[in-house]
RNA sequence: UCGGUCUGAGGGCACACCCGCCGCGAGGCGGGGUCGCAAAGCCACAGCUCUCGAAGGAUUCUCGAGAGGGCUGGACUACAAGA
Numbered sequence: 001u002c003g004g005u006c007u008g009a010g011g012g013c014a015c016a017c018c019c020g021c022c023g024c025g026a027g028g029c030g031g032g033g034u035c036g037c038a039a040a041g042c043c044a045c046a047g048c049u050c051u052c053g054a055a056g057g058a059u060u061c062u063c064g065a066g067a068g069g070g071c072u073g074g075a076c077u078a079c080a081a082g083a
Base pairs, nucleotide, nucleotide: 005083006082007081012037013036017032018031019030020029021028022027035070041076043074045073046072047071048068049067050066051065052064053063054062
């Protein structure tokens, strides 16, 4: 110096909830908030969950269009202190 692992100082993000706005909806954005997070940064590739629509007597299943990265896996990227 580079890479990996562990820890987590300085810092970072922000669950639930509340307010405002957008959306048929899941949900998203902004502000407050702070349960947690060492990638809780980013990507819908795979799975999973959820929403809308169609066929259908209904459920399930199927198909189409969406949502969730703080559901799991995977890919990419990254600060700095110590071991």

This is a predicted structure of an 83-nucleotide RNA (c-di-GMP-I riboswitch aptamer) from a Lysobacterales bacterium.
Its Rfam family is "c-di-GMP-I riboswitch aptamer". About the family: GEMM was predicted in a large-scale screen for bacterial structured RNA regulatory elements. Its family is annotated with cyclic-di-GMP binding in the Gene Ontology.
Of the family's consensus pairs, 95% are formed in the model.
Taxonomically the source falls in Lysobacterales (Bacteria, Pseudomonadati, Pseudomonadota, Gammaproteobacteria).